RNA sequence: GCGGGCGUAGUUUACCGGCAAAAUGUCUCCUUCCCAAGGAGAAGACAGAGGGUUCAAUUCCCUUCGCCCGCU
Numbered sequence: 001g002c003g004g005g006c007g008u009a010g011u012u013u014a015c016c017g018g019c020a021a022a023a024u025g026u027c028u029c030c031u032u033c034c035c036a037a038g039g040a041g042a043a044g045a046c047a048g049a050g051g052g053u054u055c056a057a058u059u060c061c062c063u064u065c066g067c068c069c070g071c072u
Stems, first nucleotide, its partner, number of pairs: 001071007010024004018055001026042005048064005
């Protein structure tokens, strides 16, 4: 330099055109003499960044940034 893959809550992963879901962690409450475990509830990401297509984009297209793999 060329090609490919990945980037979504603090963390690990779903969803792959139509209200962004779960686990875990965090906070509150219940249970307990206390802790842990268990139960109930709450908050938390507009999807690496920017642009385009579309009535509608995390999802399709382009550019770009970071990481990983391969080729030269």
Description: The RNA shown here (transfer RNA) has 72 nucleotides and comes from a Patescibacteria group bacterium. Its Rfam family is "tRNA". Rfam's curators write: Transfer RNA (tRNA) molecules are approximately 80 nucleotides in length. The RNAcentral record of the sequence draws on ENA.